[in-house]
RNA sequence: CUCGAUAACGGCAAACUAAGAGUAAUCUUAGGGCGCAAAGUCACAGAUCCCAAGGGAUGGCUGGGCUACCGAAA
Numbered sequence: 001c002u003c004g005a006u007a008a009c010g011g012c013a014a015a016c017u018a019a020g021a022g023u024a025a026u027c028u029u030a031g032g033g034c035g036c037a038a039a040g041u042c043a044c045a046g047a048u049c050c051c052a053a054g055g056g057a058u059g060g061c062u063g064g065g066c067u068a069c070c071g072a073a074a
Base pairs, nucleotide, nucleotide: 002074003071004070011036012035016031017030018029019028020027021026034060040066041065042064044063045062046061047058048057049056050055
């Protein structure tokens, strides 16, 4: 550096519920916990979704970029 364990310290938080924002997709906060070794971040490419057709959303859809804890085996 790759890699990811019946390791350790932790981290994030699906569905759903409540309040709020938004035309909507969806997002934010609180609860919740399905799961995740990048489920951290970036909308560049693809894909899907929405639309007031100008655009917008999704990184926990795929690819890719950047960054990061730990250290078994290889």